[in-house]
Molecule: transfer RNA
Organism: Candidatus Woesearchaeota archaeon
């Protein structure tokens, strides 16, 4: 140059076009203990960007932007 995949919380992932977008780890507080880095309870916390289709989009469709792969 072509062509395929990937992209969701801080970190690994889930998520038939329709509920307040979830798990685990971590983080924060509060309980509890003789102490806790153990156990409980609550909590903050993300859709890569820009258009589009649609009554509704993380989730189809288009364009970029990163990453990763295979071919010249």
């Nucleotide at each position: 140059g072509c062509c395929c995949c990937u992209g969701u919380a801080g970190u690994a992932c889930a998520g038939u076009g329709g509920a307040u977008a979830g798990u685990a780890c971590g983080c924060a507080g509060c309980c509890c203990u003789g102490c806790g880095g153990a156990g409980g309870c609550u909590g903050a916390a993300a859709c890569c960007g820009g258009g589009g289709u649609u009554c509704g989009a993380g989730u189809c469709c288009u364009c970029g932007c990163a990453g990763g792969g295979g071919c010249a």